[in-house]
Context: one part of a larger RNA
RNA sequence: CUGGGCGUAAAGCGCGCGUAGGUGGUUUUCUAAGUCGGAUGUGAAAUCCCCGGGCUUAACCUGGGUCGGUCAUUCGAUACUGGGAGACUAGAGUAUGGUAGAGGGUAGUGGAAUUCCUAGUGUAGCGGUGAAAUGCGUAGAUAUUAGGAGGAACACCAGUGGCGAAGGCGACUGCCUGGACUGAUACUGACACUGAGGUGCGAAAGCGUGGGUAGCGAACAGGAUUAGAUACCCUGGUAGUCCACGCUGUAAACGAUGGACGCUAGGCGUUGGCGACUUAAUACGUCGUCAGUGCCGAAGCUAACGCGAUAAGCGUCCCGCCUGGGGAGUACGGCCGCAAGGUUGAAACUC
Numbered sequence: 001c002u003g004g005g006c007g008u009a010a011a012g013c014g015c016g017c018g019u020a021g022g023u024g025g026u027u028u029u030c031u032a033a034g035u036c037g038g039a040u041g042u043g044a045a046a047u048c049c050c051c052g053g054g055c056u057u058a059a060c061c062u063g064g065g066u067c068g069g070u071c072a073u074u075c076g077a078u079a080c081u082g083g084g085a086g087a088c089u090a091g092a093g094u095a096u097g098g099u100a101g102a103g104g105g106u107a108g109u110g111g112a113a114u115u116c117c118u119a120g121u122g123u124a125g126c127g128g129u130g131a132a133a134u135g136c137g138u139a140g141a142u143a144u145u146a147g148g149a150g151g152a153a154c155a156c157c158a159g160u161g162g163c164g165a166a167g168g169c170g171a172c173u174g175c176c177u178g179g180a181c182u183g184a185u186a187c188u189g190a191c192a193c194u195g196a197g198g199u200g201c202g203a204a205a206g207c208g209u210g211g212g213u214a215g216c217g218a219a220c221a222g223g224a225u226u227a228g229a230u231a232c233c234c235u236g237g238u239a240g241u242c243c244a245c246g247c248u249g250u251a252a253a254c255g256a257u258g259g260a261c262g263c264u265a266g267g268c269g270u271u272g273g274c275g276a277c278u279u280a281a282u283a284c285g286u287c288g289u290c291a292g293u294g295c296c297g298a299a300g301c302u303a304a305c306g307c308g309a310u311a312a313g314c315g316u317c318c319c320g321c322c323u324g325g326g327g328a329g330u331a332c333g334g335c336c337g338c339a340a341g342g343u344u345g346a347a348a349c350u351c
Stems, first nucleotide, its partner, number of pairs: 004322003007305002012319001014201004021194003025088007033081002035077007042069001049065006091191001092188004096183004103177007110154001115149007125136002162169002206247006215241002220236004258318006266296012300307002324351003333344004
């Protein structure tokens, strides 16, 4: 390189947007670049191959023939691909009426609880554990009542429920704002899919500056446990956790399953629309349909497990990635970063 692969064996970029490129719906006509056919030219000789000949054979030498091009020129063909022109509406999109939603940003508001402070009642314990002790408490704790302060998180509702591209999103209200679904029509007329580079978003932890700090709590201290105990358990407790702005750019960033489109038995739930039937009813229910989300399963696939219209089935297009284990996601170099480090990413050697 070919071939084969990527749920779990090595392998899907964490996720979008999008440039180049690749690929691209129905139909008419022109063209004839790709494609197909004919002719001419050429593809030296030797070699290879086939049929013969010569050295006693063979190697070797030699006669004849075949072969060999993504080639050039020219004449044709026009189904398919491409190119030009025109038309179309089934892809895609726009307008219009509705619907659901923890989608995002920002401002404000609320109650429960913890802690602390003040005051009252009240007295000897509280707390904690397997058992204890450190700790707190006669300077009045714990408990309890009232008031206040402050920060963080939002019980029930809550659901293999919803929304979001992913990360993720959960009290309530206002404002700003993105997307999705659905009904009926009208319009645009292939405007599409994917996407190397690029660019944006991206949990937690961490970093910078300034704030904030109730609870929790790396580090740290003490008490236990133990042979020891730099742990597990307990009492404390600083960074951090929170906010603003900036950086970092990684996760078992997982469905360990890239995106788009089409096709291929069913059954049972559930969420959001729409229609029909039923009904006093816009209720409940039944049926149909579109979009999501689950369970079970036919065919098929799979090494098996399992997957099975939300495919890991059957196909088309595009991207990414893999190529024995260790060395190693290391070294060196480049790029990025304040740093931590990230990204790209070997080899010797060894089994």